Transfer RNA from a marine sediment metagenome, 73 nucleotides, folded computationally. Its mean pLDDT, the model's own confidence on a scale to 100, is 81. The RNAcentral record of the sequence draws on MGnify. Its Rfam family is "tRNA".
RNA sequence: CCCCCGGUAGCUCAACUGGCAGAGCAGGGGCCUUUUAAGCCCAAGGUUGAAGGUUCGAGUCCUUCCCGGGGGA
Numbered sequence: 001c002c003c004c005c006g007g008u009a010g011c012u013c014a015a016c017u018g019g020c021a022g023a024g025c026a027g028g029g030g031c032c033u034u035u036u037a038a039g040c041c042c043a044a045g046g047u048u049g050a051a052g053g054u055u056c057g058a059g060u061c062c063u064u065c066c067c068g069g070g071g072g073a
Stems, first nucleotide, its partner, number of pairs: 001072007010025004019056001028042004049065005
């Protein structure tokens, strides 16, 4: 320098053909329990890496850049 994959909640990851951004775990509150743990219930938590573009509508498509991983020269 070139090519490929990835970046979404604190962590690990979903999200179909472009159409309401979700789950598990962690953390918070409650129930249960003598207490803890386990179990059950509830609520909260998001600039979808950044900036533009296309579109009625973008996590998803296009462009550039940043970060991580892999391959090639």